[in-house]
RNA sequence: GCAGGUUCUCGGGGCGGGGCGAAAUUCCCCACCGGCGGUAAGCGCGGUUUGUGCGCAAGCCCGCGAGCGCCCGGUUCGCAAGGACCGGGGUCAGCAGAUCCGGUGCAACUCCGGAGCCGACGGUUAGAGUCCGGAUGAAAGAGAACAGUC
Repeated sequence: GCAGGUUCUCGGGGCGGGGCGAAAUUCCCCACCGGCGGUAAGCGCGGUUUGUGCGCAAGCCCGCGAGCGCCCGGUUCGCAAGGACCGGGGUCAGCAGAUCCGGUGCAACUCCGGAGCCGACGGUUAGAGUCCGGAUGAAAGAGAACAGUC
């Protein structure tokens, strides 16, 4: 230094003010938040310069994750259609969410300026990205140690 192995650790943020109302952190006005890997003309550090190295840098560009859907199995209720609960899969891509305009430039959906848009499921005196719950869970991945190996 290293494909792979074993073990361990880490691994998500946000309702503040006002209005209506019997009731809303759920509606309305103003506000607030942005997981993981990739890409990079920005920023920082090292270097005399060029080259270049390292670190950081996109919610809406490419892909991934949880959740829900879906599929499979079991138990159970039902004449049946079908329902409820439990366990598993991660093939499917389902709505698996959402960006444009101007500027600079050889080159930008990434920089600068402006205006927009998006956010699982269940619960709730009233409809939730921000409250409560599954969740002291799971996980994209990140790192460390050990053995091994060059």
A computed fold for a 150-nucleotide RNA from Martelella endophytica, annotated as FMN riboswitch aptamer (RFN element).
Of the family's consensus pairs, 97% are formed in the model.
The coordinates come from a structure-prediction model, not an experiment, and the mean pLDDT is 78.
Its Rfam family is "FMN riboswitch aptamer (RFN element)". Rfam links the family to the GO term FMN binding.
The RNAcentral record of the sequence draws on Rfam and Ribocentre.